[in-house]
This record gives sequence, C1' cells and structure tokens, in this order.
RNA sequence: CCUGCCGGACGGGUAGUCGCUCCGCCGUAGAGCAAGCUUUAGCUUGCUUAGCGGCGGGGAGGAAAGUCCGGUCUCCAGAGGGCAGCGUGCCGGCUAACGGCCGGGGGGACUCGCUCAAAGCGGGUUUCACGGAAAGUGCCACAGAAAAUAUACCGCCGCGCCUGCGCCGCUCCUCCCCCGGGUGGACGGGCUGCGGUAAGGGUGAAAAGGUGCGGUAAGAGCGCACCGCGGCCGGAGUGAUCCGGCUGGCAGGGCAAACCCCACGCGGAGCAAGACCAAAUAGGAGAGGAGGGGCGGCCCGCUCCGCUUGACUCUCGGGUAGGUCGCCAGAGCCGGCCAGCAAUGGCCGGCCCAGAGGAAUGACUACCGCCCGCAAGGGUACAGAAACCGGCUUAUAGCCCGGCAGGCUCC
Repeated sequence: CCUGCCGGACGGGUAGUCGCUCCGCCGUAGAGCAAGCUUUAGCUUGCUUAGCGGCGGGGAGGAAAGUCCGGUCUCCAGAGGGCAGCGUGCCGGCUAACGGCCGGGGGGACUCGCUCAAAGCGGGUUUCACGGAAAGUGCCACAGAAAAUAUACCGCCGCGCCUGCGCCGCUCCUCCCCCGGGUGGACGGGCUGCGGUAAGGGUGAAAAGGUGCGGUAAGAGCGCACCGCGGCCGGAGUGAUCCGGCUGGCAGGGCAAACCCCACGCGGAGCAAGACCAAAUAGGAGAGGAGGGGCGGCCCGCUCCGCUUGACUCUCGGGUAGGUCGCCAGAGCCGGCCAGCAAUGGCCGGCCCAGAGGAAUGACUACCGCCCGCAAGGGUACAGAAACCGGCUUAUAGCCCGGCAGGCUCC
C1' cells in the first nucleotide's frame, strides 16, 4: 500500500427567494359576554376570541421500516390452586423489562507459536436455540451386509469337497528308467459347502471407542500403555466448569428446530386504548298545559266544574356530528467526574429538541463536496414520524476510525 472479516462514527454543506406546520409576543379587528347611557334601536367602555398581518423560535431517521420481543399508559376481566396452551433454556451480572446487552465456561472454524513433523499444549480472531437421548414413544431418504435385540457383500483364517499337460514321495504295469494308471503330500485355483472373524476394503451425513505394542489359525478390550468414557474420592471456583487421584475393559449411534420430560415465565385487548364538553333532527322520561277535541255532572242550551286526549312550552337523561384532552419535560439529550474488565450505575453542570391529524417537515436558484466522463454533461444510497420508550431483524451509494488476518514492496 492492497484485500478480507469484525466493531464503531457519519450519511451532504453554505447563501438567497417563495411557501407549509406548531409555539410565543405585538398589532388589527368580525363575533360573543358583561356594565353604563339614551331609548327600543343604537352608542360607549371593559374582557375573551375566530381570522388577518408582523417579528422571533422549533420542524423526520439510522433505520422513522418489519411489527418480531419487552415495557410505560388505558380499558375490561380476575378468590386460591391445578390442567391445557404459548414462550424461554450453559453460568454470573446489568436492566423498568426482555427472546436484549456485558463478562465468563464449554464446543466448532480459521490462524500463529513451541515441535524435524504428527499428536499435543499455549495465544489470537470469530462463531454456536449450548437443559435432558441410561423415563417412554417415534423417525433416520439414497447408498449400504447392516441405521440399532446388531449384522456379514468383498476380504482374512480353519476344515471338507472338486480340480491342476505342473512339483515331490509310495505303489501297479516285467528288475530299473521313460510313458500310462492308482494313491498321498506341499503349493495354487474354485460364480464350491460349513464354520470362525470384524483387523482391512467398500456405502453413507452418521457404522458399535481411537492410536500403538503384544497376542492369535485369522482376528478381536482378548491383554497392556496412552487418549476417550462411566463410577467414586479430593482440591479450586459464587457458579457453569476445571484440575488431580483411584477404579471399571466399557455403558453404547444420531435427531428434542419430533412428540415428550424437567425448570422458569405468561390474564385479554390495544391510542380507532380511553376520558371530558356537547349541537340540529328523531325517539324516551317528568312537569305545566289552552281561548282545541271527547266524555260526564243537570231534560235541553249557555255558564261553571271534574276527568281524559293533548297542540305547545320548559326541564332531565342517553347518544350522534363536532370539539377538547390523552400528545410529548422524557427509563430525555449534551459535557465532565467517580465506581466497575464491561454492560451499566451514581453525582454535578448545561439544554428543551416535530406533535400534525387526510396528515406539515417542501420547491427553485447559485456556489461547493463526492462519483462517472477527455469534455459537454450526468449522477449523489436506503428510505418519511402518527401515543411513547428499550431492543432485535431487514434495507442502505459513499466516506472515516479502530482491531485481527493474509499478500506485495521498501528500510
């Protein structure tokens, strides 16, 4: 210097013009209310305020996203216990809480050092849903002999059978030799039979402890040493776990992100939660109720009285439109110091930093930055708050910082 991995920070800047939204102040005033005066319609004063104008200030993100997890808040439900269901799962700590974070332990991967090398030991980086498979049930494709009560395809070994113009021995054919026949042995062979074996080969993601020596017909924890594993004991550590000793030739594969077992946790719905104020119209309840209708008190009429129906008036309550709150001073942000390996916590000082609600946070111009291009010119990622907070995950052009590893070059 380049490349890769991991972690962290940023993710356009300045100026001008025109807008949008929220807050504060000032001015203006349409409206409402109250008081006073003249008088039945106005005037004056005071208060509140829609709108408008001016000035000042604030106005998207690291993920505002997915809505996966945890909480605040709100309403509903709820004696207690159990079952079911869902979730979490090495240990310790942090936190309001968490399936999050930090530290540690163990396993894996990569790499470096010690070593001739391997094994082993140690260091670094990184990663892991990392309780239980000797409670039970279930599953393990293809290939393979066999995928779990072990088994045997090739191979190895023993015995038998068959066989070999071949080798060695005995015997018969005339005494010997050759040739030929019979027979036995060694050696070799057999799409051969029975048995032993599980070293080796082969299959597979995974094959019944591993390596070595002995042993054996061949083999085998069959025996032994070391490693691994189980049991017991001791020591260190809060603990996960680690270290050491003794002992047993040694239980038996994997999968619990299959059911399941164990331990722990969990009530439901969600800001369209929910609370308050409250028209018009319709309907409900109550009170009053005529100079309207009906009936009765008198045989009739009038008057009067009573009952009833009731236009209409007033009041109350529910509830809709609409409005207000919830709604942004908070597990808040910045800086410093202290405690802690760290996550995090404490103290001090400073700051106020969107709160809309069909939903503002924008548009244009100039210059600059970065990338492509000889230039003209073009491009500048992912993406937009909706009650709020802590996490996780996903998307993200470019650029900066740190750690680790590899390569190249120079001194």
Predicted 3D model of a 411-nucleotide RNA (Bacterial RNase P class A) from a Bryobacteraceae bacterium. The prediction has a mean pLDDT of 76. The organism belongs to Bryobacteraceae, within Bacteria. A source record names the gene rnpB. RNAcentral holds the sequence, with entries from ENA. It matches the Rfam family "Bacterial RNase P class A". By type it is a ribozyme.